A computed fold for a 74-nucleotide RNA from Haloarchaeobius sp. HME9146, annotated as transfer RNA. Its mean pLDDT, the model's own confidence on a scale to 100, is 80. The organism belongs to Haloarchaeobius, within Archaea. The RNAcentral record of the sequence draws on ENA. It matches the Rfam family "tRNA". The family's RNA type in Rfam is transfer RNA.
RNA sequence: GGGCUGGUGGUCUAGUUGGUUAUGACAUCUCCUUUACACGGAGAAAAUCGGCGGUUCGAAUCCGCCCCAGCCCA
Numbered sequence: 001g002g003g004c005u006g007g008u009g010g011u012c013u014a015g016u017u018g019g020u021u022a023u024g025a026c027a028u029c030u031c032c033u034u035u036a037c038a039c040g041g042a043g044a045a046a047a048u049c050g051g052c053g054g055u056u057c058g059a060a061u062c063c064g065c066c067c068c069a070g071c072c073c074a
Stems, first nucleotide, its partner, number of pairs: 001073007010026003019057001028044005050066005
């Protein structure tokens, strides 16, 4: 330098041919339970979906460029 795969809450992750509320687990916080802690139960908060631009009535999803990580080729 070229090619491929990936980037989504604090962490890991799902997301179908673009469709109106972005999924689950762990972690965090509150309540119940306990003398208390843990476990368990109920609930809540937390994401400008890597960045910029474009297409579209509508983009995590399609297109272009760029950034980062991994793998392969040279």